[in-house]
RNA sequence: CGCCGUCACGGGGGGAGCCGCGCAAGCGGCUGAGAGGUUCCUGAUCCGAACGGAACGACCCUUGGAACCUGAUCCGGCUCGAACCGGCGUAGGAACGUGAAAUGCCCGACGU
Repeated sequence: CGCCGUCACGGGGGGAGCCGCGCAAGCGGCUGAGAGGUUCCUGAUCCGAACGGAACGACCCUUGGAACCUGAUCCGGCUCGAACCGGCGUAGGAACGUGAAAUGCCCGACGU
């Protein structure tokens, strides 16, 4: 403690894919921090489901080379596919305040 990094509190932002079986519901598997946990609404009514929406929860992120979104049903590599790596890309967007510690960081002086 102004800079860098870390942590806490409050507030806020964000995503949920791929593969196999199955009519479906669902079950199993993979990557990942997380692959939609709980309740409710809608659907929606004769009964019921998906998609969708809300609140809460887990996880990640919170001022920026990106938590995430758009371009994008993008391009190349790899893979059964997704994940992953590179490109696009100092492209366009994207959520902030307060406080704490020092073995961290910074500044200064002196000595060698």
TPP riboswitch aptamer (THI element) from an Alphaproteobacteria bacterium, 112 nucleotides, folded computationally. The sequence was found by an Rfam model in a public genome assembly. Of the family's consensus pairs, 96% are formed in the model.